[in-house]
Context: one part of a larger RNA
RNA sequence: GCCAACGAGUUGAUAUAUAUGGUGCGGCUAAGGCUUAAACGGCCGGAGCCACAGGGAAACCGAGUACUAAUAGUGCGCCUAUAUCUUAUAUAUCAGACCCGAAGCCAAUGCGAGCUUACCAUGAGCAGGAUGAAGUUUAUCGAAAGAUAGAUGGAGGUCCGAACCCGUUAGUCGUUCAACUCUUUGGGAUGACUUGUGGUAAGAAGUGAAAAGCUAAUCGAGCUUGGUAAUAGCUGGUUCUCUCCGAAAUAGCUUUUGGGUUAGCGUCAUGUGUUCCUCUAGGGGGUAGAGCACUGGAAGAGUUCGACAGGGAGCAAUCUCACGAACUCUAUCAAACUCCGAAUACCUAGAGUUAAAAACAUGGCAGUUAGACCGUGGGGGCGAAGCUCCACUGGUCAAAAGGGAAACAGCCCAGAUCCAUACUUAAGGUCCCUAAAUCUAUGUUAAGUGCUAGUAAGGCUGUAAAGUUUCGAAGACAAUGAGGAGGUUUGCUUAGAAGCAGCAAUCCUUGAAAGAUAGCGUAACAGCUCACUCAUCGAGAGACUUUGCGCCACAAAUAAUCGGGGCUCAAACAUAGUACCGAAAUUUGGGAUUUAUAUAAUUUUCGAAUUAUAUGAGUGGUAGGAGAGUGUUUGCAUCGCGAUGAAGGGAAAGGGGUGACCCAUCCUGGAGCAUUGCAAAGUAAGAAUGUUGGC
Numbered sequence: 001g002c003c004a005a006c007g008a009g010u011u012g013a014u015a016u017a018u019a020u021g022g023u024g025c026g027g028c029u030a031a032g033g034c035u036u037a038a039a040c041g042g043c044c045g046g047a048g049c050c051a052c053a054g055g056g057a058a059a060c061c062g063a064g065u066a067c068u069a070a071u072a073g074u075g076c077g078c079c080u081a082u083a084u085c086u087u088a089u090a091u092a093u094c095a096g097a098c099c100c101g102a103a104g105c106c107a108a109u110g111c112g113a114g115c116u117u118a119c120c121a122u123g124a125g126c127a128g129g130a131u132g133a134a135g136u137u138u139a140u141c142g143a144a145a146g147a148u149a150g151a152u153g154g155a156g157g158u159c160c161g162a163a164c165c166c167g168u169u170a171g172u173c174g175u176u177c178a179a180c181u182c183u184u185u186g187g188g189a190u191g192a193c194u195u196g197u198g199g200u201a202a203g204a205a206g207u208g209a210a211a212a213g214c215u216a217a218u219c220g221a222g223c224u225u226g227g228u229a230a231u232a233g234c235u236g237g238u239u240c241u242c243u244c245c246g247a248a249a250u251a252g253c254u255u256u257u258g259g260g261u262u263a264g265c266g267u268c269a270u271g272u273g274u275u276c277c278u279c280u281a282g283g284g285g286g287u288a289g290a291g292c293a294c295u296g297g298a299a300g301a302g303u304u305c306g307a308c309a310g311g312g313a314g315c316a317a318u319c320u321c322a323c324g325a326a327c328u329c330u331a332u333c334a335a336a337c338u339c340c341g342a343a344u345a346c347c348u349a350g351a352g353u354u355a356a357a358a359a360c361a362u363g364g365c366a367g368u369u370a371g372a373c374c375g376u377g378g379g380g381g382c383g384a385a386g387c388u389c390c391a392c393u394g395g396u397c398a399a400a401a402g403g404g405a406a407a408c409a410g411c412c413c414a415g416a417u418c419c420a421u422a423c424u425u426a427a428g429g430u431c432c433c434u435a436a437a438u439c440u441a442u443g444u445u446a447a448g449u450g451c452u453a454g455u456a457a458g459g460c461u462g463u464a465a466a467g468u469u470u471c472g473a474a475g476a477c478a479a480u481g482a483g484g485a486g487g488u489u490u491g492c493u494u495a496g497a498a499g500c501a502g503c504a505a506u507c508c509u510u511g512a513a514a515g516a517u518a519g520c521g522u523a524a525c526a527g528c529u530c531a532c533u534c535a536u537c538g539a540g541a542g543a544c545u546u547u548g549c550g551c552c553a554c555a556a557a558u559a560a561u562c563g564g565g566g567c568u569c570a571a572a573c574a575u576a577g578u579a580c581c582g583a584a585a586u587u588u589g590g591g592a593u594u595u596a597u598a599u600a601a602u603u604u605u606c607g608a609a610u611u612a613u614a615u616g617a618g619u620g621g622u623a624g625g626a627g628a629g630u631g632u633u634u635g636c637a638u639c640g641c642g643a644u645g646a647a648g649g650g651a652a653a654g655g656g657g658u659g660a661c662c663c664a665u666c667c668u669g670g671a672g673c674a675u676u677g678c679a680a681a682g683u684a685a686g687a688a689u690g691u692u693g694g695c
Stems, first nucleotide, its partner, number of pairs: 001695006011095009021085003026050003032044004054061002064076004098237002101234001105227004110223002117201009126191001128160003131156001135152007164188003170183002203219001205215003240629006250263005264368002266365007274357001275358001277352007289340001290338002295334003299330008310321004371397004375392006402413003417591004422587001424585001428581003431565003437578001439577006450567002458552002462549010479536005485509003490504003515530001518529003592619012630684001632681006640673002648668004654663003
């Protein structure tokens, strides 16, 4: 891991609701007793309980009563009416209370020191080498105390280093040789050393050169058993079918925020009977917007006043700048401004459509109270977030499949009762992958832009369109040829200054035209161009504004992407149009089922129920509510089967049922089984790191 078996809402008491049944102006017995072969059977038993009257704290009064001085008024009652018992189902409470699961807490004449800690008793062990304390002795010296040297001696929590003990470093191992090892390297190695055997001390206790270490792979309180099915607002699991409806992720309170409880939203029953919704009419409002009339903010201009503290000018008077206040004008800003002011929404009344749809009330049973994204209006944040918090009881998902968006809960289209068959469409598409246009018309783009979400700022004779304006057959623009002169090297300055360092002036002449010169250049000249003019040529040329589509700006890891191929001969973009494809939508045919209405039949406790037909409307669904069924075991009754073969098992394949499931056939098996009705449950497995067994 797989297979098989086992494996989870049970039982009792009490209460409430519903259903069924009994009795009813009442209903029922409990303990106990009698009886019976026995029973959970039958008969007694009215103690007691519920109902029949309420009000008051109570005394008490009573269809009233309490408050009160009250006959007033008010509250709760009566008038205005129905109980009780059994059984079943559902739920609640108390119990282990649907099942499994802690870490823990407490108890005991409980068990442990064969591991380990400390101690006690008694034994054992420590190769070899080194160092060489005290003491002793000899010699010398000394008056002596003693000193020096040699020899001897053999001390030490001394040194080096095996056994032995330890475990520093690195590696190994890490489903291991091993639930702490192995190799290497290292520390101690006559000592506070190591070790054998026996003994002593333990559970709030021991022992501890102290690490909360150790006390049998267990230690911030051992193990065993018991209290015990501890508790678990937590996690996991919780077993057959079909039908109808179908949520919530919000608010208040909560030692409360991943839990509860009440309301909201679901469902079922009973009741009311249109109360729902839409339209019309009438209302109040202070939002969006707008505005500046108030409250405040903020800009410019002007006038007046203040202050004469400051900067500048002036001898000074004073002027000017700056400062403060008020007023006027212009243009403005505001969630906590308003002279104004919508759309929606809300309230009231009337009318109307729908009636298979809603609303409301009472009661039974819930679940939900972690929501997500999208759109719109807002707060926070950076007008960041697949961010966060509200609102619109907006949409979808949640609890919704199908088609589209390559893939893609929350986007777009559209809500799957079942089967069949195509048709018509939606969103979206129509070159190939891939169903359908290589469709029609007119343009744009040359960047593979694009076929993708995203407009950087800025730049650009890219290209297209629209417009304004200037020049132009009296010849423009461009190109080519020619001229571009003289006074004069203007004057000044200067070493020089000659069109062209600088200052001043910027005239005149000749002419078709030519600046006292717009550049380059020279030391200064020279030289080369320009403006300007003529000729050649012969039709457009220049400047600007707006717009469409492009270009640069533009850097990331596969060549790495428009989903791909690929596409400009668009399969790109813009505008207009026609056709087609395209879903579980719609339509068509046939079934099933729910519900309403109508008709008919049957039954009836006369309330109604069941069946059939027709018509209409429905039938996605998590939590959850309601209904109807299937299967298993046992019992009672009933009717049957079985050695001419029961149950059980096997055989993908026959038949029936919407389904759970049921019935055949063949083989196996070898002794019990089944129908119908009722009843009762150890009543249905795929999940629980489920339990046991097998492989």

This is a predicted structure of a 695-nucleotide part of an RNA (large-subunit ribosomal RNA, domain II) from a Minisyncoccia bacterium. The RNAcentral record of the full RNA draws on ENA. Rfam family: Bacterial large subunit ribosomal RNA.